[in-house]
């Protein structure tokens, strides 16, 4: 160099192929209840599409690029 696959909260994942709810969920974290503490239960909150362009009414999804990683050929 050339074909490919990957990149979503703090960590772990569903959604992507098949475009449509303010992107769900579990651990963790903050906070209230409970308890003599403390875990554990139980209510609540936090916070994420790698980056740019296109197409579309509409993009985490389709396309192109770039960037990082990783897997084959040469």
């Nucleotide at each position: 160099g050339g074909u490919c696959c990957c990149a979503u909260c703090g960590u772990c994942u569903a959604g992507c192929c098949a475009g449509g709810u303010c992107a769900g969920g579990a651990c963790a974290c903050c906070g209230g209840c409970c308890u003599c503490u403390c875990a554990a239960g139980u209510c609540g909150g936090c916070g994420g599409c790698a980056g740019g362009g296109g197409u579309u009414c509409a993009a985490a999804u389709c396309c192109c690029c770039u960037u990082g990683g990783g897997a084959c050929c040469a």